Context: one part of a larger RNA
RNA sequence: CCAGAGGGGAGAGAAGACCCCGUGGAGCUUCACCGCAGCCUGGCCUUGCGGUAUGGCUGGGGAUGCAGAGGGUAGGCGGGAGCGAUGUGCCAGUCCUCCAGGGGGCUGGUGAAGCGCCGAUGGAACACCGCCCUUCCUCAGCUGUACCGCUAACCCAGGGUCCACCCUGGGGACAGGGCUUGGUGGGCGGUUUGGCUGGGGUGGCACGCCCCUGCAAAGGUAUCAGGGGCGCCCUAAGGCGGGCUCAGGUGGGUCAGAAACCCGCCGUGGAGGGCAAGGCCAAAUGCCCGCCUGACUGGAUCCCUAAAAGCGUGGGAUCCAGGGGUGAAAGCCGGGCCUAGCGAACACUCGUGCCCCCCUAGAUGGGGGCCGGGUACGACAGAAAAGUUACCCCGGGGGUAACGGAGCCGUGCCGGGUGAGAGUCCACAUCGGCCCCGGCGCUUGCUUCUUCGUUGUCGGCACUGCCUAUCCUGGGGGUGCAGUAGCCCCCAAGGGUGGGGAUGCUCGCCCAUUAAAAGGCAACGUGAGCUGGGUUCAGAACGUCGCGAGCCAGUUCGGUUUCUCCCUUCUGGG
Numbered sequence: 001c002c003a004g005a006g007g008g009g010a011g012a013g014a015a016g017a018c019c020c021c022g023u024g025g026a027g028c029u030u031c032a033c034c035g036c037a038g039c040c041u042g043g044c045c046u047u048g049c050g051g052u053a054u055g056g057c058u059g060g061g062g063a064u065g066c067a068g069a070g071g072g073u074a075g076g077c078g079g080g081a082g083c084g085a086u087g088u089g090c091c092a093g094u095c096c097u098c099c100a101g102g103g104g105g106c107u108g109g110u111g112a113a114g115c116g117c118c119g120a121u122g123g124a125a126c127a128c129c130g131c132c133c134u135u136c137c138u139c140a141g142c143u144g145u146a147c148c149g150c151u152a153a154c155c156c157a158g159g160g161u162c163c164a165c166c167c168u169g170g171g172g173a174c175a176g177g178g179c180u181u182g183g184u185g186g187g188c189g190g191u192u193u194g195g196c197u198g199g200g201g202u203g204g205c206a207c208g209c210c211c212c213u214g215c216a217a218a219g220g221u222a223u224c225a226g227g228g229g230c231g232c233c234c235u236a237a238g239g240c241g242g243g244c245u246c247a248g249g250u251g252g253g254u255c256a257g258a259a260a261c262c263c264g265c266c267g268u269g270g271a272g273g274g275c276a277a278g279g280c281c282a283a284a285u286g287c288c289c290g291c292c293u294g295a296c297u298g299g300a301u302c303c304c305u306a307a308a309a310g311c312g313u314g315g316g317a318u319c320c321a322g323g324g325g326u327g328a329a330a331g332c333c334g335g336g337c338c339u340a341g342c343g344a345a346c347a348c349u350c351g352u353g354c355c356c357c358c359c360u361a362g363a364u365g366g367g368g369g370c371c372g373g374g375u376a377c378g379a380c381a382g383a384a385a386a387g388u389u390a391c392c393c394c395g396g397g398g399g400u401a402a403c404g405g406a407g408c409c410g411u412g413c414c415g416g417g418u419g420a421g422a423g424u425c426c427a428c429a430u431c432g433g434c435c436c437c438g439g440c441g442c443u444u445g446c447u448u449c450u451u452c453g454u455u456g457u458c459g460g461c462a463c464u465g466c467c468u469a470u471c472c473u474g475g476g477g478g479u480g481c482a483g484u485a486g487c488c489c490c491c492a493a494g495g496g497u498g499g500g501g502a503u504g505c506u507c508g509c510c511c512a513u514u515a516a517a518a519g520g521c522a523a524c525g526u527g528a529g530c531u532g533g534g535u536u537c538a539g540a541a542c543g544u545c546g547c548g549a550g551c552c553a554g555u556u557c558g559g560u561u562u563c564u565c566c567c568u569u570c571u572g573g574g
C1' cells in the first nucleotide's frame, strides 16, 4: 500500500418514545365542575264567536230567621199612626221551601168582609218605610276552570293568470311561532382533576395546632425521626371571701377482713388541679362552704404569637371612662393553674340603633349603608373542579426511576475462631449447636454518584481471552485407609469438561453416555457479528377490574432489527 474483518473510538443516526417534572398540550370517557343546542313543561302574546256546567268578586231583585211566654215562625237598629182600589182578604189551580204546623211566589175569579195602633205576653211587638246581618235562590257585568259547537286568525292539501291574491276541501283557536318559568340534557363547548414523598404510583399525612425527646446548659434548629395529644368541655369546672390539707405509712379502736368508719403520730407533695405531656401550686392554683355573674360596655398605648415585610388568630400588660360583684379592709375580678380546643374576603342569614341614603310630595312598603352574631374553606393565609390515553404530542431533567457501571454488603456464596455435642470409647477420620471474626462482589437488595441533545434491553448461535474457591487427568498428606472403592485436606489452571428431550427461556428437570460431563469473569463478554422465540409501541381476543374511556410483572395470535469504516485493532498478500 491492496483486499478482507468489524474489538475499541461508552462509532454514526434521531435535543429518549420508557420514567419523572411543567399550576405545558391534545384525543377520549363519565353519576367531575360550569355552560349551550335539543327535548319536556307552567304563564302571557299571536287568539276570535256562541253555548253548557261549575267557582270568585261587584251590583240589582227576591226569599230566609220558630228556646220559653204570646192569638203566631219576633234576625238587628231606626222612623212610624196609619196601610190597603198600583187590589187587603177569600176561593180554585200550580210552583218553591219547610221545624210538617206553616212561610213565600205565579195565574184565574171575587171586590174591602183585611191588617196595624190599643190591650195581653215578653229582654225586645211584623200595618208601612229606610239601613244592615245569617243562609239561600235568581239576574247582570267582569273573571277563572272543564267540556261542546262554530269560523274568520293560523296550519295542510288541491285548484285558479301558483307575484302579492282568490276558490274548494280538511284541521282550527288547538297546532305552529315569539317572550318568559322550572326541569332534562357528554349530543356539543370550555375547564379542572392539589401537595409532601429516599423515583412515581399504592399506602400514609410527618398538610393547622399543643407537650416531651432529638436540640449540642441563651434563642432558634431538619428527616415518611422517637413518644403522645387537640378540633372539646364547664352556669360552674367562672368571680370574690372564709375555713381546711392531700397520697402513703404507722400505733390503736365493736361487727370490720388487705381494703368501709373513728382517734393519735409521721408525712415537700410521693395526692389533687375536666382531658396529652411538661412546667407550676400547700394557712394554695388543691378540698368544703357563703354571696355573686368581671364568661362586663366604650376607649388609648405597648409587647408576644411572627428572624429579615405584612395580615388573620390567640394571649399578656398598663391606663382612662361607665356601671357592677365580693371582701371589715388592703385589694382581686375584662372567664377557666399555664402552654392545644381554630378560619380572611365574597355570598346567605339573624340581631340592634326610629342612624343615614335612594324609590317618594308622603310610609306602617322595598332596597342599600354602619356595628355585632351565625353558616367554611381540616390541602387549616382559605381557587369553584372527576377519570383515561399502548393513538398520543411539546418543553425539560441524569435535579428522578427501569438496563449497565460505581459505592455499600443486610441477603447470597465461600472461609475462619471457639468447641457444646454426634462419632460404642475418643471434640477435631468425619460432622459440628450457640456465640464471634472475615473474604468475594457471580444472587437479591440499598444508595441515586455517572449517563435521559439516547452507552440498543433477555435468551440462543458463532468466536476469543482470563480467574480458581479444581469436576476429570497429575503430584502429595490424613483416615473410623487390609485390598478394591470411598471420605477429608494440600499443591496444581497444561489440556479437557461432550450428546439429546420438553420449554423463548437463563436456571432447573429428565434420558443415555463419559476420565469428567466444575464454577465464574470479560458493560449479567459479544445485535456498525447474526438471530428476534421472550419482553416492551400501534391491530385483535379472553379472564379479572372499571358505569365508562380504558386497565392488568395475567393470558393469547400478529408485528419494518439502519449504517458506503476516517483513526486504531486484527487476518491474508505485497
Stems, first nucleotide, its partner, number of pairs: 001573005007568003011563002019397004024393002026389004032191005038184003042180005048150016065133001075132005082115002088113001089110009154171007194207001195205002203224001208230006231380001232274001233336002238292007246270001248266006272281002275341001277339003296322009324333003347375005353370001355369005404450002406447003410444001412440006421431002458533001459531003462526002464522005471496003474491006499511003539557004543552001545550001
Model confidence (mean pLDDT): 80 of 100.
The part of an RNA shown here (large-subunit ribosomal RNA, domain V) has 574 nucleotides and comes from a Candidatus Acetothermia bacterium.
The full RNA is in RNAcentral, with records from ENA and SILVA.